[in-house]
């Protein structure tokens, strides 16, 4: 550096659901749980989906989602 990551091992990581809890809302965290993940570690850049404002709405503003996809960037093992 590469990889349709098959086996292994060492550890992460935690949907649904269920408790507190914040938020106008889509969601966010806390603790419990494991469906699943090789970046489900970070970064909204670009697309997508959703909420919210807006008298012009195939528009603009704002905020979610990184476990929708892309891309960016830091990285275990293992393999060549």
């Nucleotide at each position: 550096u590469u990889g349709c990551g098959a086996a292994a091992a060492a550890g992460g990581c935690a949907a649904a659901c269920c408790u507190c809890u914040c938020g106008a809302a889509a969601g966010g965290g806390u603790g419990g749980g494991a469906c699943g993940c090789a970046a489900a570690g970070c970064c909204u850049c670009c697309g997508g989906u959703g909420c919210c404002g807006u008298u012009u709405u195939u528009g603009c503003g704002g905020g979610a989602u990184a476990g929708c996809g892309g891309g960016g960037u830091u990285g275990c093992c293992c393999a060549a």